[in-house]
Context: one part of a larger RNA
Molecule: small-subunit ribosomal RNA, central domain
Organism: uncultured bacterium
RNA sequence: UUGGGCGUAAAGCGCGUGCAGGCGGCCUUCCAAGUCGGAUGUGAAAGCCCGGGGCUCAACCCCGGAAGUGCACCCGAUACUGGCGGGCUUGGAGUCCUGGAGAGGAUCGCGGAAUUCUCGGUGUAGAGGUGAAAUUCGUAGAGAUCGGGAGGAACACCAGCGGCGAAGGCGGCGAUCUGGACAGGUACUGACGCUGAGACGCGAAAGCGUGAGGAGCAAACAGGAUUAGAUACCCUGGUAGUUCACGCUGUAAACGAUGAUGACUGGGUGUCGCGGGUAUUGAUCCCCGCGGUGCCGAAGCCAACGCGUUAAGUCAUCCGCCUGGGGAGUACGGCCGCAAGGCUAAAACUC
Numbered sequence: 001u002u003g004g005g006c007g008u009a010a011a012g013c014g015c016g017u018g019c020a021g022g023c024g025g026c027c028u029u030c031c032a033a034g035u036c037g038g039a040u041g042u043g044a045a046a047g048c049c050c051g052g053g054g055c056u057c058a059a060c061c062c063c064g065g066a067a068g069u070g071c072a073c074c075c076g077a078u079a080c081u082g083g084c085g086g087g088c089u090u091g092g093a094g095u096c097c098u099g100g101a102g103a104g105g106a107u108c109g110c111g112g113a114a115u116u117c118u119c120g121g122u123g124u125a126g127a128g129g130u131g132a133a134a135u136u137c138g139u140a141g142a143g144a145u146c147g148g149g150a151g152g153a154a155c156a157c158c159a160g161c162g163g164c165g166a167a168g169g170c171g172g173c174g175a176u177c178u179g180g181a182c183a184g185g186u187a188c189u190g191a192c193g194c195u196g197a198g199a200c201g202c203g204a205a206a207g208c209g210u211g212a213g214g215a216g217c218a219a220a221c222a223g224g225a226u227u228a229g230a231u232a233c234c235c236u237g238g239u240a241g242u243u244c245a246c247g248c249u250g251u252a253a254a255c256g257a258u259g260a261u262g263a264c265u266g267g268g269u270g271u272c273g274c275g276g277g278u279a280u281u282g283a284u285c286c287c288c289g290c291g292g293u294g295c296c297g298a299a300g301c302c303a304a305c306g307c308g309u310u311a312a313g314u315c316a317u318c319c320g321c322c323u324g325g326g327g328a329g330u331a332c333g334g335c336c337g338c339a340a341g342g343c344u345a346a347a348a349c350u351c
Base pairs, nucleotide, nucleotide: 004322005321006320007305008304012319014202015201016200017199021195022194023193025088026087027086028085030083031082033081034080035077036076037075038074040072041071042070049065050064051063052062053061054060092192093189094188095187096185097184098183099182104178105177106176107175108174109173110172111155116150117149118148119147120146121145122144126137127136163170164169207248208247209246210245211244212243216242217241221237222236223235224234259318260317261316262315263314264313267296268295269294270293271292272291273290274289275288276287277286279284300307301306324351325350326349333344334343335342336341
């Protein structure tokens, strides 16, 4: 390189926005670049192939022919691709109007339960903790109980194979600002689209910088146990951290281990949102449509497991990635970072 692949065997970038590039709906005029046909020139000789000939044959050599998939130019064709124009609208894409759903995001404020601490009352000898204990707390009055206060963090029930978000993720209540999706209406634009190397942005937890905060929990650490030992599991304490602001880090089993978009291909059942229809006083029930989210399964696919209109089925376009195990996601170099480290990424050697 050809070919084959990427749910679990090696392999989908954590996710998005998007420049270049690649690809792109229906009808149509013209052009003729790609494409197709024909002609001309060229495509050295030798070689290969065909015919003939010379060395006694052959190898070898000589003569002639063909071929030389290519290139250039000319003439022609116009279905497809492309180019310059013109037109169209059936949900391709977008705008507009109406409507409801939602832990989508940001900021500000408010609330109750609980833990801890603190003050006061009642009250007396224990309380904690465990497999059992001890460390620990308590006659300087603990634990229990009642009342007052402080402070921080998280929001029981509702809560659901429920919802929202591109992903990470999002859960008390209210206000303000704000993103997206969906349904119905069909008024408008008229292909405005898809993907996306680089690039840019977002990105759990832990970690880092500066400052604030610190109730509970809790790496490290200390003590008590356990044990042969116990740098653990259990217990009592406890500092970073966990919280907030601003900045950095940029990773993950960042998982559906399944890239994005579009088209097509039997069904059954649940649920969420919106709409329509029938019945009903009504809550609601039944039927249908669109959009989401689950389960079971036709065909098909698959090594099997399983997937199965939310495909891992049948196709198309674009991107990313894989190529035996170890060495190694390491060394070196480069780029990024305050650091920790991240990204890119080998080889010797070995099986």